The part of an RNA shown here (small-subunit ribosomal RNA, central domain) has 350 nucleotides and comes from a wastewater metagenome. It matches the Rfam family "Bacterial small subunit ribosomal RNA". Rfam links the family to the GO terms ribosome and structural constituent of ribosome.

Context: one part of a larger RNA
């Protein structure tokens, strides 16, 4: 390089926007780069193919054709791809009506519940476990009543259920904002698709400064449990978890399954619009639409399965694999405050 080929065997970048690049409905005319046909020149000789000669054969030597698939010039053709001009509306997109909905950013608010404070009632216990101690408690604990603080989450609706690119989103109400989806018009005219590089966003932990700090709780303390116990159980606990800038950028970051088109049987829910028939009204049947699931024809698959939301049949692009181990190390570079990412081998071994 070519070829095979990424759900689970190695193998889809965590996830978006997007510049260069690759790739592109539909239809007229031109044009002739590309492309296809015919001539011309040229393609050294050997070499290699055929057909012959020559050394006894054969290696080798040698004589004649084919061949040298290529480059050039030149003439045409005008379907296809480029290019140039003009049109089209079935891809895309604006506009107007309409809906859902924990999409995102900010403020504000509420009940419940844990703890702590104050005080009141009140007494010998609590707490914990497998059993127990260590812990709190007569300086009045736990239990309850009443007030007050403070912080983090938001029971039940909740769901096989909604939104988002992922990452992730959940009382309730306001303020600003992104997208979706339907339905009919109307407009624009190919404005699309996909991306090396780059940019952004990215769960926990972690890390800077400055706060806050109720429960929970790495690390430490004891105390159990053991043969020991640097646990597993139990009491306490500090960073952390919150909350504001600012970094880190990793994840079994998973559907383990890149994007974005089209084509191919159905069945049963559910979520959100719609049209149409019933129908006083709820409730109801059927189509179609976009999501979300389950089970299945054909078909695919080593199997397990996938199976119109494809892993089937097929374009267009982009990423990634190419025997375990060494190793995501090591040496270099980049980027970080560090922790480290992220590019990423080789000896050597099986």
């Nucleotide at each position: 390089c070519u070829g095979g080929g990424c759900g689970u065997a190695a193998a889809g970048c965590g996830u978006g926007c997007g510049c260069a690049g690759g790739c592109g409905g539909u239809u007229u005319c031109g044009u002739a780069a590309g492309a296809c046909a015919g001539a011309c020149g040229u393609g050294a000789a050997a070499u290699c193919c055929c057909c012959g000669g020559g050394c006894u054969c054969a290696a080798c030597c040698u004589g004649g054709g084919a061949a040298c698939u290529g480059c050039g010039u030149u003439u045409g053709u005008g379907a296809c791809u480029g290019c140039g001009a003009g049109g089209c509306u079935a891809g895309a997109g604006u506009a107007c009506g309409g809906c859902a909905g924990a999409g995102g950013g900010g403020g504000g608010u509420a009940g419940a519940a844990u703890u702590c404070c104050a005080c009141g009632u009140g007494u010998a216990g609590c707490a914990g476990u497998g059993a127990a101690a260590u812990g709190c408690g007569u300086a009045g604990a736990g239990a309850u009543g009443u007030g007050g603080a403070g912080g983090a989450a938001u029971a039940c609706c909740g769901a096989u259920g909604g939104c988002g690119a992922a990452g992730g989103c959940a009382g309730c109400c306001c303020c600003c904002u992104g997208g979706g989806u339907u339905a009919g018009u109307a407009c624009u005219g190919a404005c699309g698709c996909u991306c090396a590089u780059g940019c952004a966003c990215g769960a926990a932990a972690g890390c800077g400064u400055g706060g806050g700090g109720a429960g929970c709780a790495a690390a430490c303390a004891g105390g159990a449990u053991u043969a020991g116990a640097u646990a597993c159980c139990c009491u306490g606990g500090u960073a952390g978890u919150c909350c504001a800038c600012g970094c880190c950028c990793u994840a079994a970051a998973c559907g383990a399954u890149g994007c974005g088109a089209a084509c191919u049987g159905g069945a049963u829910g559910u979520u959100g619009g719609g049209u149409g028939c019933a129908a006083u009204u709820u409730g109801g049947c059927a189509c179609g639409c976009a999501g979300u699931a389950u089970c299945g024809a054909a078909g695919c698959u080593a199997a397990c399965g996938c199976g119109u939301u494809a892993a089937g049949u097929u374009c267009g692009c982009c990423g990634c694999c190419u025997g375990g181990g060494g190793a995501g190390u090591a040496c270099g570079g980049u980027c970080g405050c560090a922790a480290g990412a992220c590019u990423g081998a080789a000896a050597c071994u099986c």